[in-house]
Context: one part of a larger RNA
RNA sequence: UGACGGGGGCCCGCACAAGCGGAGGAACAUGUGGUUUAAUUCGAUGAUACGCGAGGAACCUUACCCGGGCUUGAAAGUUAGCGAAGCGGGCGGAAACGCCCGUGCCCGCGAGGGCGCGAAACUAGGUGCUGCAUGGUUGUCGUCAGCUCGUGCCGUGAGGUGUCGGCUCAAGUGCCAUAACGAGCGCAACCCCUGCCGCCAGUUGCCACCGGGAAAGCCGGGCACUCUGGCGGGACUGCCGCCGCAAGGUGAGAGGAAGGCGGGGAUGACGUCAAAUCAGCACGGCCCUUACGUCCGGGGCGACACACGUGUUACAAUGGGCCGUACAGAGGGAAGCCAGGCGGCGACGCCGAGCGGAUCCCGAAAGCGGCCCGUAGUUCGGAUUGGAGUCUGCAACCCGACUCCAUGAAGCCGGAUUCGCUAGUAAUCGCGCAUCAGCCAUGGCGCGGUGAAUACGUUCCCGGGCCUUGUACA
Numbered sequence: 001u002g003a004c005g006g007g008g009g010c011c012c013g014c015a016c017a018a019g020c021g022g023a024g025g026a027a028c029a030u031g032u033g034g035u036u037u038a039a040u041u042c043g044a045u046g047a048u049a050c051g052c053g054a055g056g057a058a059c060c061u062u063a064c065c066c067g068g069g070c071u072u073g074a075a076a077g078u079u080a081g082c083g084a085a086g087c088g089g090g091c092g093g094a095a096a097c098g099c100c101c102g103u104g105c106c107c108g109c110g111a112g113g114g115c116g117c118g119a120a121a122c123u124a125g126g127u128g129c130u131g132c133a134u135g136g137u138u139g140u141c142g143u144c145a146g147c148u149c150g151u152g153c154c155g156u157g158a159g160g161u162g163u164c165g166g167c168u169c170a171a172g173u174g175c176c177a178u179a180a181c182g183a184g185c186g187c188a189a190c191c192c193c194u195g196c197c198g199c200c201a202g203u204u205g206c207c208a209c210c211g212g213g214a215a216a217g218c219c220g221g222g223c224a225c226u227c228u229g230g231c232g233g234g235a236c237u238g239c240c241g242c243c244g245c246a247a248g249g250u251g252a253g254a255g256g257a258a259g260g261c262g263g264g265g266a267u268g269a270c271g272u273c274a275a276a277u278c279a280g281c282a283c284g285g286c287c288c289u290u291a292c293g294u295c296c297g298g299g300g301c302g303a304c305a306c307a308c309g310u311g312u313u314a315c316a317a318u319g320g321g322c323c324g325u326a327c328a329g330a331g332g333g334a335a336g337c338c339a340g341g342c343g344g345c346g347a348c349g350c351c352g353a354g355c356g357g358a359u360c361c362c363g364a365a366a367g368c369g370g371c372c373c374g375u376a377g378u379u380c381g382g383a384u385u386g387g388a389g390u391c392u393g394c395a396a397c398c399c400g401a402c403u404c405c406a407u408g409a410a411g412c413c414g415g416a417u418u419c420g421c422u423a424g425u426a427a428u429c430g431c432g433c434a435u436c437a438g439c440c441a442u443g444g445c446g447c448g449g450u451g452a453a454u455a456c457g458u459u460c461c462c463g464g465g466c467c468u469u470g471u472a473c474a
Stems, first nucleotide, its partner, number of pairs: 001474002003471003007468007015458002019421005026313008034304002042053002064299007076123004081117003086103007106113002125288002128286003134282002136277003139273001141271001146185006152161003165176003191265004196233007205223001210220003236259001239253001240251004302440001315414001319373007331362003336355002340351004380411001385406007427450007
């Protein structure tokens, strides 16, 4: 100087408490451990691994296993030689591959060029090892309020001071004090979205105003309004009362759409964990080069006595079923979204209009109205299994999703323990998107609808900040 203490003081955080809903029990989905396996490819492992790398494993992907092939190699560059490229076909084979036949002779006067085959050579190739050789990137402490520098001053020196103290703040935020005076990286602000208003602009919107029409902004017409999108205004404790030297605090104060950081996002200091990643990429070293490279067929990554994490659906009556009937936002759409019609109980099929889309398309659900069910393992719950189908795709046996009929399992609210959340939040309801032929999505990322309860307080648990104290630790 740090670190640590079941030392002290002060102060924060859904840290506890208060409250609401969950997990831990059940079934299933998914990840992991383990076991199994020819292989179940690899990585991630307290917090900070475990619906993680995966924003899409039937083949491909694929890195694993078995088998069959190839070696100048699957791809790129240079140089001989040969042939236009290419097209069609046959044989063996699971394909890769191997063998064979027919057709074909490019551009340019030429040198040569394009394309293909191809011996040889130089470069290849490796998801093989080392994240304890690395770059880059990331997680975490932590959006925590800290981490430092110049000069000066103090100390033999390590170093200290500044950065301490008082008050204040979300904040090393500011004020006061002061051997310190300043400054940098952080904080804040500048950026984006959202909440109010104005201006500009009108193939969305409006009978607001006039006209037409049986009706629908449907048509004429009009940008007033809604809205869309750009620009600007607006909030600063600015004003008032009280407290305070000040900074600031406080008020069911005024005004205002909004207050005292309005709400949300982006933004992550010096550093810590030899944290993570050589399999995203790059890269040093080591290793393999008829193979640790490469192509193909099939299998595996999907195994299942078990164990754990994350989820979905439930155990019902503020619920389930049937019929009727409303109201979003954000996105996506041409190998696409598909109105409408017809067929089918349905998944879907056939026909077919519109739309590269504020103009067309992609049904919101919970809600509301009515009826049934009456506490029952049931009209709860839907696992599992049997049968019949639809669709994508070369192909759904291993191993897809969806539909219909039948079957209806466990489950009566879950031990110790444990998680999230302080407001348009939790809870609950549906909708969209990426990836994608299809999809194992109950995942991820967004969007809106309905919409709570509680916080006395800081003693205790966890994490953190500042000062101080002890130390035989560094």